The RNA shown here (Bacterial RNase P class A) has 362 nucleotides and comes from a Dehalococcoidia bacterium. The coordinates come from a structure-prediction model, not an experiment, and the mean pLDDT is 76.

[in-house]
RNA sequence: CGAGCCGACCGGGUGGCCGCUCUUUCCCUUGCGGGAAGAGAGGAAAGUCCGGGCUCCGCCGGGCAGGGUGCUGGGUAACGCCCAGGAGGGGUGACCCUACGGAAAGUGCCACAGAAACAUACCGCCUUUCCCUUUAGGGGAAGGGUAAGGGUGAAAUGGUGGGGUAAGAGCCCACCGGCGUAUGGGUGACCAUACGGCCGUGAAAACCCCAUCCGGAGCAAGACCAAAUAGAGGGACUGUAAGGACGCCCGGCCUGUCCCCGGGUUGGUCGCUUGAACCUUCCGGUAACGGGAGGGCCAGAUAAAUGGCCACCGCCCUUCUUCAGAAGGGUACAGAACCCGGCUUACAGGUCGGCUUGGCCC
Numbered sequence: 001c002g003a004g005c006c007g008a009c010c011g012g013g014u015g016g017c018c019g020c021u022c023u024u025u026c027c028c029u030u031g032c033g034g035g036a037a038g039a040g041a042g043g044a045a046a047g048u049c050c051g052g053g054c055u056c057c058g059c060c061g062g063g064c065a066g067g068g069u070g071c072u073g074g075g076u077a078a079c080g081c082c083c084a085g086g087a088g089g090g091g092u093g094a095c096c097c098u099a100c101g102g103a104a105a106g107u108g109c110c111a112c113a114g115a116a117a118c119a120u121a122c123c124g125c126c127u128u129u130c131c132c133u134u135u136a137g138g139g140g141a142a143g144g145g146u147a148a149g150g151g152u153g154a155a156a157u158g159g160u161g162g163g164g165u166a167a168g169a170g171c172c173c174a175c176c177g178g179c180g181u182a183u184g185g186g187u188g189a190c191c192a193u194a195c196g197g198c199c200g201u202g203a204a205a206a207c208c209c210c211a212u213c214c215g216g217a218g219c220a221a222g223a224c225c226a227a228a229u230a231g232a233g234g235g236a237c238u239g240u241a242a243g244g245a246c247g248c249c250c251g252g253c254c255u256g257u258c259c260c261c262g263g264g265u266u267g268g269u270c271g272c273u274u275g276a277a278c279c280u281u282c283c284g285g286u287a288a289c290g291g292g293a294g295g296g297c298c299a300g301a302u303a304a305a306u307g308g309c310c311a312c313c314g315c316c317c318u319u320c321u322u323c324a325g326a327a328g329g330g331u332a333c334a335g336a337a338c339c340c341g342g343c344u345u346a347c348a349g350g351u352c353g354g355c356u357u358g359g360c361c362c
Base pairs, nucleotide, nucleotide: 001358002357003356004355005354006353007352008351009350010349012313013312014311015310016309017308018307020040021039022038023037024036025035026034027033028031042333046344047343049342050341051340052339053338054218055217056216057215059252060251061250062249063248064247066214067213068212069211070210071085072084073083074082075081086100087098088097089096090095101209102208106207107206109202122150123149124146125145126144127143128142129141130140131139132138158176159175160174161173162172163171177198179196180195181194182193183192184191185190222270223269224268225267231261233260234259235258236257237256242255243254244253278295279294280293281292282291283290284289314331315330316329317328318327319326320325
């Protein structure tokens, strides 16, 4: 100097004029009035994908069904999230990825090609007998041995090398691979060593099995006030019935239930912002995070507020120019609506920190 990996932050500033919403307070002619003070969109507010707080409904127990998660340990209110590890894989590396329990419980699937994909011999190699031919050799028939070589394929009786054999094969050996046992280390997933023997795959992001977790609906929840109206409406069952959170079954408990038709209101207040919150600091912990002390309060709208105009800058790009500089253009993604913890997605431009690597110079 270049390239890369991981993490954090900013993403506009100043001045003037005019205009909004809320809170507190004062005044008056009590009104969408006037004055004063203060506050006023995000790091993703987005997606609505997870987890909760909160609200209402639900009688309890047992079972089935249904759904979520899936290596280990920790964190958390909780999670499918976060942290730290393990295994497998990618990368020279910093680092990154994983839908990571089970294929000897069962069912199903692996097209095409290939002889054969839970099973096998197409070409081949060796060998016995007979026949033909023949210098050697070679060919054919009937048997036996074989899976090392070739072909097909994503995958073919574990791989490479050597020995051995009639020819071969874990048949034997060495090094790997997987499996089993023992010892040691670790909370654990696992790791290391030794010994043994040589095993017919893949895939569960197919059904399934195993472990573990799970009421339902949602702020348009729900509570209250005001106002208005039309119920002489119809029907079913009938206490052994019917109903009692989403489906089914059983048991118990409680109670009169259920369906249809029609009418009125669609206004207002609350919920509604003080939080599992935030900032600073100390302690513990590898970390996520937890604890102590101190500090401040930071939107609450309801067709929905924080904006418009002017000027000067900041930053970026292009062109011109003798340096200085000049001109033009641009300035990201995007707007709360009960609240919080996460994940995912979008983002012009800029800044900082740590680490890896290539080249050059000293």